[in-house]
Overview:
This is a predicted structure of a 76-nucleotide RNA (transfer RNA) from a Candidatus Saccharimonadota bacterium. Its Rfam family is "tRNA". Its family is annotated with triplet codon-amino acid adaptor activity in the Gene Ontology. The family's RNA type in Rfam is transfer RNA. About the family: Transfer RNA (tRNA) molecules are approximately 80 nucleotides in length. Its mean pLDDT, the model's own confidence on a scale to 100, is 80. RNAcentral holds the sequence, with entries from ENA.
């Protein structure tokens, strides 16, 4: 220098042909218990790495940038 993959909730990850986002763990409340744990129910929490473009509409398609991982090439 060139190619590829990833970036979504505090963490680990889903998200089917473009139609305004989910799970598990964790966190809060309630129930259960003498109490704790377990278990059950309910709830809070993210505008989807950043900036643009296409579209009536973008996490999803296109471009550039950033970060991480990886392959190839180059230099000595």
């Nucleotide at each position: 220098g060139g190619g590829g993959u990833a970036u979504u909730a505090g963490c680990u990850c889903a998200g089917u042909u473009g139609g305004u986002a989910g799970a598990g763990c964790g966190c809060g409340g309630c129930a259960u218990u003498c109490g704790c744990a377990u278990u059950g129910c309910c709830g809070a929490g993210g505008c989807c790495g950043g900036c643009g473009g296409u579209u009536c509409g973008a996490c999803u398609c296109c471009g550039c940038c950033a970060u991480a991982c990886u392959c190839c090439a180059c230099c000595a």